[in-house]
RNA sequence: CAAAUAGAUUUCUAGGGUUCCGGCAAGAUGUUGCGACUGGACCGAGAGUUAUCGACCUUAAAUAAAGGUUACACGGAGGGAUAAAAGCCCGGGAGAU
Numbered sequence: 001c002a003a004a005u006a007g008a009u010u011u012c013u014a015g016g017g018u019u020c021c022g023g024c025a026a027g028a029u030g031u032u033g034c035g036a037c038u039g040g041a042c043c044g045a046g047a048g049u050u051a052u053c054g055a056c057c058u059u060a061a062a063u064a065a066a067g068g069u070u071a072c073a074c075g076g077a078g079g080g081a082u083a084a085a086a087g088c089c090c091g092g093g094a095g096a097u
Stems, first nucleotide, its partner, number of pairs: 007053003012048001015043002020040002022037001023034004054070006072092001074095001078090003
C1' cells in the first nucleotide's frame, strides 16, 4: 500500500402513512369523503434496542467443557417500492472529518 473479515435471524421502539377494521361527516341501503381522526392492524432503523446462533482468540487437548472479544460510525439532494409514506431500499451511497 492492497485484499479479506467485521455476520445471520429475531424482539421492541423512534419514525411513518392510509389499502383493510374502527371513528367522524354526507347520503342512502349500492356508497362517497376525511389520517392537521386518539386508535386496531400494517411498514419500520448501517449509524437505536432485545435475544439466539455464528465467527475469532485463550485455556484445554478427547470430538467435550470453560472464559474473553465481536470495535468505530457526521451525512444531503434526488429517485424507488408498497394502498401510501417513513430514520424502509438505492446507502457504511455522494460528500464531510
The RNA shown here (Guanidine-I riboswitch aptamer) has 97 nucleotides and comes from a bacterium. The coordinates come from a structure-prediction model, not an experiment, and the mean pLDDT is 80. Its Rfam family is "Guanidine-I riboswitch aptamer". Gene Ontology term of the family: regulation of gene expression. The model forms 100% of the base pairs in the Rfam consensus. It was read from a public genome assembly, where an Rfam model found it.